[in-house]
A computed fold for a 595-nucleotide part of an RNA from Phytoactinopolyspora limicola, annotated as large-subunit ribosomal RNA, domain I. NCBI's taxonomy places the organism under Bacteria, Bacillati, Actinomycetes, Jiangellaceae, Phytoactinopolyspora. Its Rfam family is "Bacterial large subunit ribosomal RNA". Rfam links the family to the GO terms ribosome and structural constituent of ribosome.
Context: one part of a larger RNA
């Protein structure tokens, strides 16, 4: 020294377990902020520290409601004081108070720090100090002041409860924008309007009521979904890329404006002395009221079987009461009601009440006992009972009848939702039918050039949108139907607003899984974005389990401990907090062989 074999040591692997995640599903919310968020700093408890709460009223204070016997959050005991059937603690709703920092906003700043002004109190003899409310900027309104230049304009002030201002995971529209790739190499092309910055809004955005389609048949906003369909295309016709009609569902909704044309206010310009004008007729007054242009305001009007203003016909049109310079006829215009419509998701916007649905914390909820084993019964075995409940966790083993619970049934603040009614607002619009030819959205369409984007890479390239230049009509008008033309259909552009079906989930609830099970699952089962590390942007761990129940080994012994023999708990202690189980590599002991 090397092989058996038994017995240990170290290691923590397997195995069982689960507090944690994981993913989807339903349902709810979907925005928070100058009334000061989001996010921190400090501080706050009788007792050191870390979490969690809360904030100088500071593990709280007040009001309702809910439960009903303990109770002063947690690591977590221990000690002291104390609270509570006059309902504590605990849960749910609603106030209050809320240091100092952060859009941070009186001024400064190296964030939670510094140093102020005005006004009020409190204190001092006085000042010094202290509390308390206030003071940014930017837009908006309203005043008020006021150059160059005379009105004016810019300017400068002052008051407002106009509103911004920042913060958010993903979703959205919008502004900018790649490159690894692919093409087997590479430059048009592709990755891709993708990544990724920025800007801005919502609870969802955007999109939307045909200058659309479509084809001789017709459809009727928009939005998503499924087919159409990897088809028509398109493409160094290479890689690739790639519709839409049409059909079949989802949801469903339309609305209001410019313009003509009355009126009526302001500003300029011009005009006459009556033959303009003051609704019309007749008579009287009036005496610049008139015309024109521009504006602004209220009426009117809003469509493609084109339409609407103007004008005349014909029908149709509830009342009262003022009035349009007088007087009488006739016409109109204001207002009230009253008929009838509408509504806060589109056009102005509040508000409540009353009934129903739901909806916080919650409450009510059947039905079991012997006996054997065992440390323990939830297990055998005998005998029952409920079940609109035999879903699932607990409990010393495997429990419908032991316990929370489960099915079922109730309650219900605030709030949502729905219906009526109150309230709000419109209110006599209207039809047919000619006649004229006044409107019907301009630096706009179009065109030309240079780009973009559409299946569409410049092509025979419409159609959409930009930039530069040019530059129309007004229904006998325009545009489009894939260059152009004509015929023929189809629509009416240069203004606006618009619920739903649609995306997505940072939250909350509930539910479930051929998801993980501690080197998996989230990075994070554990005080984790924490220990570290990096100037710095940024990077980023590990660490689970005694036992049913600490019963967590009193006392003795050995030892300076530490850690061990006894002795005791307990079912077990080779279960002793270096703890279930305890593989391997690794180091030993002890026997028995070899050498």
């Nucleotide at each position: 020294g090397g092989c058996a074999c038994a017995c240990g040591g170290u290691g923590g692997a397997u195995g069982c377990c689960u507090u944690g995640g994981c993913a989807u599903c339903a349902g709810g919310a979907g925005c928070c902020g100058a009334u000061g968020a989001a996010g921190g700093a400090c501080g706050u408890g009788g007792g050191a520290g870390c979490c969690u709460g809360c904030g100088a009223u500071a593990u709280g204070c007040c009001c309702c409601g809910g439960g009903g016997a303990g109770c002063u959050g947690g690591c977590a005991a221990c000690c002291g004081a104390g609270c509570u059937a006059c309902g504590a603690u605990c849960c749910g709703g609603g106030g209050a108070u809320g240091u100092c920092c952060g859009a941070a906003u009186g001024g400064g700043g190296a964030a939670a720090c510094c140093c102020g002004g005005c006004g009020g109190c409190a204190g001092u003899c006085a000042u010094g100090u202290g509390c308390c409310g206030u003071c940014a900027c930017c837009u908006c309104c309203a005043c008020c002041u006021g150059a160059a230049c005379a009105c004016a304009u810019a300017g400068g002030g002052u008051g407002g409860u106009u509103g911004g201002a920042g913060g958010g995971a993903a979703c959205g529209u919008g502004g900018g924008g790649a490159a690894g790739u692919g093409a087997a190499a590479c430059a048009u092309c592709u990755c891709a309007g993708u990544a990724c910055c920025c800007a801005c809004a919502g609870g969802a955005a955007g999109a939307g009521a045909a200058a659309a389609c479509a084809a001789c048949a017709g459809u009727g906003a928009u939005u998503c979904c499924g087919u159409g369909a990897g088809u028509a295309g398109u493409g160094g016709c290479g890689a690739g890329c790639g519709a839409a009609a049409g059909c079949g569902g989802a949801a469903g909704a339309g609305g209001c404006c410019a313009a003509a044309c009355c009126g009526u206010a302001u500003a300029c310009g011009u005009g006459u002395g009556a033959u303009a004008c003051c609704c019309g007729g007749c008579a009287g007054g009036g005496g610049u009221u008139g015309c024109g242009u521009a504006u602004g305001c209220g009426g009117g009007g809003u469509u493609g079987u084109g339409g609407g203003a103007u004008u005349g016909u014909g029908c149709a049109u509830a009342u009262c009461a003022g009035u349009u310079c007088u007087g009488c006829c006739g016409a109109g215009c204001u207002g009230g009601u009253c008929a009838g419509g509408a509504g806060u998701a589109a056009g102005a916007a509040a508000u409540c009440a009353u009934c129903g649905u739901u909806g916080a914390a919650g409450u009510c909820g059947a039905a079991g006992g012997g006996u054997c084993u065992u440390g323990a019964a939830c297990g055998g075995c005998c005998c029952g009972g409920c079940g609109u409940a035999g879903a699932g966790g607990g409990u010393g083993c495997a429990a419908c009848c032991c316990c929370c619970g489960u099915a079922g049934a109730c309650g219900u603040c605030a709030g949502a939702c729905g219906a009526u009614g109150a309230c709000u607002c419109c209110g006599g619009a209207g039809c047919a039918u000619g006649a004229a030819a006044c409107c019907c959205a301009a630096g706009u369409a179009g065109c030309a050039c240079g780009g973009g984007g559409c299946c569409c890479g410049a092509g025979a390239a419409a159609u959409c949108c930009c930039g530069u230049g040019u530059g129309a009509a007004u229904c006998u008008g325009g545009c489009g139907g894939g260059a152009c033309c004509a015929c023929c259909c189809g629509c009416u552009a240069a203004g606006c607003c618009u619920a739903a079906a649609u995306a997505c989930u940072c939250c909350c609830u509930g539910a479930u899984g051929a998801c993980c099970g501690a080197u998996a699952g989230c990075g994070g089962a554990a005080c984790a974005g924490u220990a570290c590390c990096g100037u710095g942007a940024g990077g980023g761990a590990a660490u689970g389990g005694u036992g049913a129940a600490a019963a967590g080994u009193a006392c003795c012994c050995c030892g300076g401990g530490a850690g061990g023999g006894g002795a005791g708990u307990g079912a077990a202690a080779u279960a002793g907090u270096a703890c279930c189980u305890g593989a391997a590599a690794c180091c030993g002991u002890g026997u028995g062989c070899c050498u």